Transfer RNA from a Gaiellaceae bacterium, 73 nucleotides, folded computationally.
Rfam family: tRNA. It is annotated as a transfer RNA.
Its mean pLDDT, the model's own confidence on a scale to 100, is 80.
The RNAcentral record of the sequence draws on ENA.
RNA sequence: GGGCCCAUAGCUCAGCUGGGAGAGCGUCUGAGUGGCACUCAGAAGGUCGCCGGUUCGAUCCCGGCUGGGUCCA
Numbered sequence: 001g002g003g004c005c006c007a008u009a010g011c012u013c014a015g016c017u018g019g020g021a022g023a024g025c026g027u028c029u030g031a032g033u034g035g036c037a038c039u040c041a042g043a044a045g046g047u048c049g050c051c052g053g054u055u056c057g058a059u060c061c062c063g064g065c066u067g068g069g070u071c072c073a
Stems, first nucleotide, its partner, number of pairs: 001072007010025004019056001027043006049065005
């Protein structure tokens, strides 16, 4: 320098023919217990890496960039 893959909640990840942003763990609150643990109920938490394009509408499609992984040179 070139090819391919990845980037979504604090962590690990799902998501789809383009229209509702989600799960588990963690955190907080409440109930059960004398208390802890544990179980149950509920809640908070996201510019979907960044910039631009297409579209009525983009996490999803297209281009560029950044970071990470891998292979080639």
Taxonomically the source falls in Gaiellaceae (Bacteria, Bacillati, Thermoleophilia, Gaiellales).